The prediction has a mean pLDDT of 75. This is a predicted structure of a 100-nucleotide RNA (Bacterial small signal recognition particle RNA) from Propionispora sp. 2/2-37. It matches the Rfam family "Bacterial small signal recognition particle RNA". Rfam's curators write: The signal recognition particle (SRP) is a universally conserved ribonucleoprotein involved in the co-translational targeting of proteins to membranes. By type it is a non-coding RNA gene. Of the family's consensus pairs, 96% are formed in the model. RNAcentral holds the sequence, with entries from Rfam.
Order: sequence, then structure tokens, then C1' cells
RNA sequence: UGUUGGGUCUUGCGCAAUAGGAACUCAUGAACUCCGCCAGGUCCGGAAGGGAGCAACGGUAAGUGAUCAUUUCUAUGUGCCGCAAGGGUGCCUGAUUAUU
Repeated sequence: UGUUGGGUCUUGCGCAAUAGGAACUCAUGAACUCCGCCAGGUCCGGAAGGGAGCAACGGUAAGUGAUCAUUUCUAUGUGCCGCAAGGGUGCCUGAUUAUU
């Protein structure tokens, strides 16, 4: 000096990270317009008993709140982790040829 490979560069895909939403879990949550069970009272009945059913109690819905993990969705000028393609003016690096 030439040839060639890789990195730096660009794009795409994947993975991870970060942020947010949703689900799950727990708590709370219905005077009546949810469910169950219905004291008292009330209605039917000669009676036995039965009916509807408020409060209370229990369960649950919409909603609200909570923290760690898990699942899922979205986004990113995070990573230079992996794969593929592109780029080859420049820089870094490996191999090799010729000359000095």
C1' cells in the first nucleotide's frame, strides 16, 4: 500500500429496564329502589300454623382505597444484550500479500 473480517453509524425484530393503565389479592362499601335470614310489629285463621315483610345480622354489586409480588396492554431520545439487513467518506482493531 492492497485485500478481507469485526466494532463505531442507520433500520427492523427480540429480550431486559423505566413509566403508566388494567386484571388478581385485601380492606371498605346498599335505611329502601340486590340476595339470604328475618326479632318486633302487621295481615289471614276458632286454633295449630301460615303470608307479606321494616330494623338488625350475614353475603355481594357498582364505586373507593392500599401495598409487595404475579399476569397482560401501551409508550420511551433507557441498554449497546442478541439476531438480521443496510452503510464502507472517516476512526479503532484482527488476519494476510507486496515493498522499504